[in-house]
RNA sequence: GGGCGUGUAGCUCAGUUAGUUAGAGCACUUCACUGAUAAUGAAGAGGUCCUUGGUGCAAUUCCAAGCACGCCCA
Numbered sequence: 001g002g003g004c005g006u007g008u009a010g011c012u013c014a015g016u017u018a019g020u021u022a023g024a025g026c027a028c029u030u031c032a033c034u035g036a037u038a039a040u041g042a043a044g045a046g047g048u049c050c051u052u053g054g055u056g057c058a059a060u061u062c063c064a065a066g067c068a069c070g071c072c073c074a
Base pairs, nucleotide, nucleotide: 001073002072003071004070005069006068007067010026011025012024013023019057028044029043030042031041032040050066051065052064053063054062
């Protein structure tokens, strides 16, 4: 330098081939339970869906460029 892939909660990821409210597990907070922890149960908080632009009535989803990371080739 070229090609491909990934980017969504603190972490690991799912998701919709555009359509009412964006989710799971773990972690975190509170409560219950206990002599006290752990475990378990209940409730809760936490997100500019990488950035910018485009298409469109409507974009996390489609398109383009950029950025970061990974793999392959040179």
This is a predicted structure of a 74-nucleotide RNA (transfer RNA) from an uncultured Patescibacteria group bacterium. Its Rfam family is "tRNA". It is annotated as a transfer RNA. Its mean pLDDT, the model's own confidence on a scale to 100, is 81.